[in-house]
RNA sequence: GCGGAUGGCCGGAUGGCCGCGCGUCCCAACGGGCGCGAGGAAAGUCCGGGCUCCACGGAGGCACGGUGCCGGGUAACGCCCGGCGGGGGAAGGGGCGACCCGAACCCCAGGGAAAGCGCCACAGAGAACAGUCCGCCGGGGCUUGCCCCGGCAAGGGUGAAACGGUGGGGUAAGAGCCCACCGCGCCCCCGGCGACGGGGGCGGCACGGCAAGCCCCACCGGGAGCAAGGUCAGAUAGGGACAUCAGGGCUCAGGCCCGGGGCCGCCUCCGGCCCGAUGUCCGGGUGGACCGCACGAGGCCGCGGGCGACCGCGGUCCCAGAUGAAUGGCCAUCCCCCCGCACUCCGGGCAAUCGGGGGCGCGGGGGACAGAACCCGGCUUACAGGCCAUCCGCCGCU
RNA sequence: GCCGGUGUAGCACAGGGGUAGUUGCACUCCCUUGGUAAGGGAGAGGCCGUGAGUUCGAAUCUCACCACCGGCACCA
Numbered sequence: 001g002c003g004g005a006u007g008g009c010c011g012g013a014u015g016g017c018c019g020c021g022c023g024u025c026c027c028a029a030c031g032g033g034c035g036c037g038a039g040g041a042a043a044g045u046c047c048g049g050g051c052u053c054c055a056c057g058g059a060g061g062c063a064c065g066g067u068g069c070c071g072g073g074u075a076a077c078g079c080c081c082g083g084c085g086g087g088g089g090a091a092g093g094g095g096c097g098a099c100c101c102g103a104a105c106c107c108c109a110g111g112g113a114a115a116g117c118g119c120c121a122c123a124g125a126g127a128a129c130a131g132u133c134c135g136c137c138g139g140g141g142c143u144u145g146c147c148c149c150g151g152c153a154a155g156g157g158u159g160a161a162a163c164g165g166u167g168g169g170g171u172a173a174g175a176g177c178c179c180a181c182c183g184c185g186c187c188c189c190c191g192g193c194g195a196c197g198g199g200g201g202c203g204g205c206a207c208g209g210c211a212a213g214c215c216c217c218a219c220c221g222g223g224a225g226c227a228a229g230g231u232c233a234g235a236u237a238g239g240g241a242c243a244u245c246a247g248g249g250c251u252c253a254g255g256c257c258c259g260g261g262g263c264c265g266c267c268u269c270c271g272g273c274c275c276g277a278u279g280u281c282c283g284g285g286u287g288g289a290c291c292g293c294a295c296g297a298g299g300c301c302g303c304g305g306g307c308g309a310c311c312g313c314g315g316u317c318c319c320a321g322a323u324g325a326a327u328g329g330c331c332a333u334c335c336c337c338c339c340g341c342a343c344u345c346c347g348g349g350c351a352a353u354c355g356g357g358g359g360c361g362c363g364g365g366g367g368a369c370a371g372a373a374c375c376c377g378g379c380u381u382a383c384a385g386g387c388c389a390u391c392c393g394c395c396g397c398u
Numbered sequence: 399g400c401c402g403g404u405g406u407a408g409c410a411c412a413g414g415g416g417u418a419g420u421u422g423c424a425c426u427c428c429c430u431u432g433g434u435a436a437g438g439g440a441g442a443g444g445c446c447g448u449g450a451g452u453u454c455g456a457a458u459c460u461c462a463c464c465a466c467c468g469g470c471a472c473c474a
Base pairs, nucleotide, nucleotide: 001394002393003392004391005390006389007388008387009386010385012334013333014332015331016330017329018328020037021036022035023034024033025032026031039369043380044379046378047377048376049375050374051225052224053223054222057270058269059268060267061266062265064221065220066219067218068217069083070082071081072080073079084110085108086107087106088105092101093100094099111216112215116214117213118210119209120208133156134155135152136151137150138149139148140147141146142145164182165181166180167179168178169177183205184203185202186201187200188199189198190197191196229291230290231289232288239282240281241280242279243278244277245276247258248257249256250255260275261274262273263272264271284473285472286471298317299316300315301314302313303312304311305310335367336366337365338364339363340362341361343358344357345356346355347354348353399470400469401468402467403466404465405464408423409422410421416454425441426440427439428438429437447463448462449461450460451459
């Protein structure tokens, strides 16, 4: 210099005038002064918590939902960091070519398919304890190019997938039948906390795929949500109708006894609460105030530890709080982008003019996605334009 | 603000991994009728909300997004 890739940050700036919300101060009041006033996603509400109420009893089992390589971070997570394994890799390289290798980097819902069940359409002979359509080989028959019997699973064909792969030996033809390498499984040794990696030996292959099908294993999970919940004030009729379901005995009756039903996810054992329950419909009143509610797993700076996520220590700061819901509008100057005219430079041309570049003069237009509503940590999605940093490959120079 | 559900032809619905899909109404053409309706026959119309993923294969399973619908105030 060219090419490839990744991460982080900003999200117009300043001033003036007018306006809005909250806090605080001054004033008898009108009003005035000062301070603060959206986001990286405030969004989707997809995960994880704080907080609040309810259930909170206790044990075991079952069910339901979720997560899933290993190690670490964290309050916690399905998030993040580092590693392992697999797949990709458009730069670059190798090869005549089909194709192969492949850095940075990207992706992985990445436990288990020798526990069991299920599914594998069409095509195909055969789709899972295999099997033979074409074919190959041997024998026999004859009507001499077919039939019968037997052997085989290499080749062809079907398919997403065909019961280890490549090469050699072997054989009538063949085949893990035998051998080498690769794959697979088991055992041992070494390295690593571990996932796993490396090496050696044995086994002739027994084990197709799908678990984002049921399932198995390990771990986690009580429910609802600030319209949670609490205090105060005010008002009203502390109501009514219908349907369904809901036991028996004694007694003249009142009543008594036994049983039952519902809820706490289900079951068992103890336990607690209610005694009518459930559903539908007709109705009454209010549309208020305050708390919760903004100091928090908080922001910024520095030092230290760690590859990193992150952690520790010290200093410093207080930083939205509305309830139809404030956080805005206008003007000026500057910044960035686009368009037009003029200017200027380079190249071609005799010229008209054509192509490319430059900065800026004038004029015009534009500056995204979007907006708190109890609060945090993440993920996902949307986003004009701009800035910074890092990694890798190739070439050139020192 | 919080919670739940649904997207398949013009409308209302089936189908819950296997040649891309069912039925009714509506639509088009034909028969029937003097004509219309009804009836009978034939036919057309679907990127199964959008985009990724799992699988040999997705309307169906999973994830993300989009659109629509419904419920929830307090007192007695």